[in-house]
């Protein structure tokens, strides 16, 4: 320095012929229990790396710019 991947709730990871985001784990609360685990229930949590651009409207299309990964020089 180039080329590819990825960058979405603490954590893991989904969701796209573009129509104002969900899962499991965690975490709070409440049922069970003698009490702890388990179990069930319910509830908070994120505007999607950053900035522009198209558009009636963008996580999803274009661009550029951090980040990680991984291949080449």
């Nucleotide at each position: 320095g180039g080329g590819c991947u990825g960058g979405u709730a603490g954590c893991u990871c989904a969701c796209u012929u573009g129509g104002u985001a969900g899962a499991g784990c965690g975490c709070a609360c409440g049922g069970u229990u003698c009490g702890c685990a388990u179990c069930c229930g319910u509830g908070a949590g994120g505007c999607a790396g950053c900035g522009g651009g198209u558009u009636c409207g963008a996580u999803u299309c274009c661009c550029g710019c951090c980040c990680a990964g991984u291949c080449c020089a």
This is a predicted structure of a 73-nucleotide RNA (transfer RNA) from Candidatus Iainarchaeum sp. It matches the Rfam family "tRNA". Rfam links the family to the GO term triplet codon-amino acid adaptor activity. The RNAcentral record of the sequence draws on ENA. Its mean pLDDT, the model's own confidence on a scale to 100, is 81.